Predicted 3D model of a 370-nucleotide RNA (Bacterial RNase P class A) from a Deltaproteobacteria bacterium.
Lineage of the source: Bacteria > Pseudomonadati > Myxococcota > Myxococcia.
[in-house]
RNA sequence: AUGAGAUGGUGGAUGGUCGCUUGGCAUCACUGGGUUGCCAAGAGGAAAGUCCGGGCUCCAUAGGGCAAGGUGGUCCGUAACACGGACCGGGGGUAACCCCAGGGAAAGUGCCACAGAAAAUAGACCGCCCUGUUUGUUACAGGGUAAGGGUGAAAAGGUGAGGUAAGAGCUCACCAGCCGUGAUGGUGACAUCAUGGGCUUGGUAAACCCCACCUGGAGCAAGACCGAAUAGGGAGGCGUUUGAAGGUUGCCCGCCUGAUGUCUCCGGGUAGGUUGCUUGAGGUGUCAGGCAACUGACAUCCUAGAUGAAUGACCAUCGUCUUCACUACUUGUGAAGAUACAGAACCCGGCUUAUAACCAUCUUAUCUGG
Numbered sequence: 001a002u003g004a005g006a007u008g009g010u011g012g013a014u015g016g017u018c019g020c021u022u023g024g025c026a027u028c029a030c031u032g033g034g035u036u037g038c039c040a041a042g043a044g045g046a047a048a049g050u051c052c053g054g055g056c057u058c059c060a061u062a063g064g065g066c067a068a069g070g071u072g073g074u075c076c077g078u079a080a081c082a083c084g085g086a087c088c089g090g091g092g093g094u095a096a097c098c099c100c101a102g103g104g105a106a107a108g109u110g111c112c113a114c115a116g117a118a119a120a121u122a123g124a125c126c127g128c129c130c131u132g133u134u135u136g137u138u139a140c141a142g143g144g145u146a147a148g149g150g151u152g153a154a155a156a157g158g159u160g161a162g163g164u165a166a167g168a169g170c171u172c173a174c175c176a177g178c179c180g181u182g183a184u185g186g187u188g189a190c191a192u193c194a195u196g197g198g199c200u201u202g203g204u205a206a207a208c209c210c211c212a213c214c215u216g217g218a219g220c221a222a223g224a225c226c227g228a229a230u231a232g233g234g235a236g237g238c239g240u241u242u243g244a245a246g247g248u249u250g251c252c253c254g255c256c257u258g259a260u261g262u263c264u265c266c267g268g269g270u271a272g273g274u275u276g277c278u279u280g281a282g283g284u285g286u287c288a289g290g291c292a293a294c295u296g297a298c299a300u301c302c303u304a305g306a307u308g309a310a311u312g313a314c315c316a317u318c319g320u321c322u323u324c325a326c327u328a329c330u331u332g333u334g335a336a337g338a339u340a341c342a343g344a345a346c347c348c349g350g351c352u353u354a355u356a357a358c359c360a361u362c363u364u365a366u367c368u369g370g
Stems, first nucleotide, its partner, number of pairs: 001366010012318007020042007028034001044341001048352002051350005056219004063253004068215005073087005088102001089100004103210002108208002110204003125149002127145007157175006176200001178197008223275004233266006246256003282301008319339008
């Protein structure tokens, strides 16, 4: 200098004029929720998706089994998680690093197109060897074979030697794989070493399935309070402690509540206000522990709460980027254009998706110079 990898951050700024919402202090009026002034604050890194996990509220006093759903290496973190961190195993890359829906295929069922003789209870198309017919060749018939070739993504471990009619783990040596045993290291998943053995058992579970672990439901339009209105209207079913209706995601058992009761249908009225509603598993700084995620202690701060929905509009000057012209060789000036994704609605921890233009730090590879 160029290419690549990882992490963190910004995401327009300033001034002026006018305007909006919440809270506080005052003021004027007034019994209505107003007038005026001042102060403080006022939409994100994703507020999006509604994909996970919760807090909170109600069912509600809430057990067990089956079904259903979710997760899937180990350990740690967290309120919890399918999230985060570290590590193990596998794969990619020269590397820094990145990816993994990472238990089981010897419990069972299914699938692997086409090609090929044959795709797992999977083999004989070409070939090789032996015998017969033939003078011989060719050709044919029978038997043996799976080492060589072909097809394919994948075809019954690899290399070498012996052996054989020709071959084959048929036998042997060294490896790979599989199943055991022991030692060492590690919390563990596992790793390394030694040793024994039959010689050797495609893939696919993000196919059904098996195994292990986990799981009440509904949701702020939850819920609570106040006020108002109507027709405490009509019909029907079941029932009153010998238990109807209801509740418990679905089913069953159990349990609970339950009597001028409860369910279904038709018809009518209201749909207004207050609250929930923002002080939190909160932010920031320092120190300590930890490889890290994170945890603890001390100090300090309060940073929207709207309800048809506030947080803005206009003007001016800059900033950044692109193009052109001139100029300079450390760049500078001028003109034109552009300036992303996108708006809280109970709150929080994650994941995923969108994103113009920038800033900072570290690492790796190649080249060059000292």
Model confidence (mean pLDDT): 77 of 100. Its Rfam family is "Bacterial RNase P class A". Gene Ontology terms of the family: ribonuclease P activity, dimeric ribonuclease P complex and tRNA processing. It is annotated as a ribozyme. The sequence was found by an Rfam model in a public genome assembly.